[in-house]
RNA sequence: UGAAGUAAAAGGCGAACCUUCUGAAAGGCAGGGGCGCAAAGCUUCCGGCCUACGUCUCCGGGUUGGGGAUAGGGCAGCGGGGCUGCACUU
Numbered sequence: 001u002g003a004a005g006u007a008a009a010a011g012g013c014g015a016a017c018c019u020u021c022u023g024a025a026a027g028g029c030a031g032g033g034g035c036g037c038a039a040a041g042c043u044u045c046c047g048g049c050c051u052a053c054g055u056c057u058c059c060g061g062g063u064u065g066g067g068g069a070u071a072g073g074g075c076a077g078c079g080g081g082g083c084u085g086c087a088c089u090u
Stems, first nucleotide, its partner, number of pairs: 003090004012037002017032003021028002035077001041083003045080003048075003054070006
């Protein structure tokens, strides 16, 4: 330096839930809180999943309303890929 592994030590991150704010929503920031995680560090390139403001369409004589389809929106703690990285052992 590279690859693989994860028992110990020092640390790291921070699920659900609660609260403020924000968003049409999914969700996100922050505080509390810890389920778990050897990349649960970063990154939407691929697949998957979530939402539907807007757009299209249907029901309805019309309006209100409702149904369906659809990411410009999201999820990195759903996988894969890319980049980076601590300790120890082999």